The part of an RNA shown here (large-subunit ribosomal RNA, domain VI) has 247 nucleotides and comes from a Bacteroidota bacterium. Its mean pLDDT, the model's own confidence on a scale to 100, is 86. The organism belongs to Bacteroidota, within Bacteria.
[in-house]
Context: one part of a larger RNA
RNA sequence: CGUUGGAAGUUUGAGAGGACCUGACUCUAGUACGAGAGGACCGAGUCGGACGUACCUCUAGUGUACCAGUUGUUCCGCCAGGGGCAUCGCUGGGUAGCUAUGUACGGUUGAGAUAAGCGCUGAAAGCAUCUAAGCACGAAACUCGCCUCAAGAUGAUACUUCCUUUAAGGGUCGUCAGAGACUAUGACGUUGAUAGGUUGCAAGUGUAAAGUCAGUAAUGACAAAGCUGAGCAAUACUAAUUGCCCG
Numbered sequence: 001c002g003u004u005g006g007a008a009g010u011u012u013g014a015g016a017g018g019a020c021c022u023g024a025c026u027c028u029a030g031u032a033c034g035a036g037a038g039g040a041c042c043g044a045g046u047c048g049g050a051c052g053u054a055c056c057u058c059u060a061g062u063g064u065a066c067c068a069g070u071u072g073u074u075c076c077g078c079c080a081g082g083g084g085c086a087u088c089g090c091u092g093g094g095u096a097g098c099u100a101u102g103u104a105c106g107g108u109u110g111a112g113a114u115a116a117g118c119g120c121u122g123a124a125a126g127c128a129u130c131u132a133a134g135c136a137c138g139a140a141a142c143u144c145g146c147c148u149c150a151a152g153a154u155g156a157u158a159c160u161u162c163c164u165u166u167a168a169g170g171g172u173c174g175u176c177a178g179a180g181a182c183u184a185u186g187a188c189g190u191u192g193a194u195a196g197g198u199u200g201c202a203a204g205u206g207u208a209a210a211g212u213c214a215g216u217a218a219u220g221a222c223a224a225a226g227c228u229g230a231g232c233a234a235u236a237c238u239a240a241u242u243g244c245c246c247g
Stems, first nucleotide, its partner, number of pairs: 001152001005163006015149004021049007033038001051106005059100004066093005071086006110144003117137001119135002169246004173189005194239003197235005203228003211222004
C1' cells in the first nucleotide's frame, strides 16, 4: 500500500513445514515344523537405545553486583576494622535465570486408494486360466489422521460487537518484563501493585562489628549471629503528571 467506510476481538484452512526410528528379554512354546541338530509365524507383556519437544520439582553445572576464608602490596595517621589492585587475585559454597548429565512427554491405534504378491467368479479357447467384463485382500511408500505456521489464498474468507466525526479506536509519553539487537510483543499508568524502596517470608553463606564476660594466651560465650543479586507476598513511600498527535 492492498483486501473498497473506520476499528476491536474471534475464526475457517487453499497451501507449506515437522514427525514417521528401532532393539533385547519373557509368555504363547521348546509348541507348529523337523530323523535329528535346530526352531518359528500370529498375538501379548516388560525393559530399553538413539532422536525430538517442553520444563527446572529432584540430581548436576554455571551463577564476574551473594556470603565466607586467605596471600602479596598500597591507602584510610597508628591498633583494630575496612577499601583498591593482583585472571572474579586465589580458595570453599551458592538464590534467580540459563542449562543437561536431570524431569515429563512423543513415534501408536485407525481410515481410504494401491505396489509386488495371494485369490474368487469367469470366458475368448465346451477344458484350463487372478483378467479380458466383474469382485475381494495386500506395505515403513501415497492421501488423510498427529503437531506447527498459514487469507498478499490479489480467488485477499467468515462471524460478533463498537463508531458514524474532534467518534470508536490507536499512537506519542512514562513505569516495566514471561518479550527483546533496534523495532515489535506483552503488563501497567492513581478507579494503580508496573518498577524501585520498605516490611515479612523463602533461600544462600556460616556465627558480623563493637562491647562485656571466661581464659596467662591462642580462643570461646553473649550469637542460627551478621550480611545478602535476580525469588514469593504485603504495603502507594518514590516514579508512572498534565497534555499532544493520528483517526